[in-house]
RNA sequence: GGCGGUGUAGCUCAGUUGGUCAGAGCACGCGGCUCAUAUCCGCGGAGUCGACAGUUCGAAUCUGUCCACCGCCA
Numbered sequence: 001g002g003c004g005g006u007g008u009a010g011c012u013c014a015g016u017u018g019g020u021c022a023g024a025g026c027a028c029g030c031g032g033c034u035c036a037u038a039u040c041c042g043c044g045g046a047g048u049c050g051a052c053a054g055u056u057c058g059a060a061u062c063u064g065u066c067c068a069c070c071g072c073c074a
Base pairs, nucleotide, nucleotide: 001073002072003071004070005069006068007067010026011025012024013023019057028044029043030042031041032040050066051065052064053063054062
């Protein structure tokens, strides 16, 4: 340099053909249980869906450029 993949909550990830799709587990906070801790149960906070632009009535999802990381080729 060329090609391909990945980027969504603090971490690991899901999200079929664009439309009640912004979610799960763990972690964290509060409460319950217990003599107490852990486990367990309930509730809760937290995300400009990598950035910008475009298409569309409507974009995490489609298109373009760029950024970061990973792999293959040279």
Record summary
The RNA shown here (transfer RNA) has 74 nucleotides and comes from a Deltaproteobacteria bacterium. The sequence was found in a public genome assembly. Its mean pLDDT, the model's own confidence on a scale to 100, is 80. Its Rfam family is "tRNA".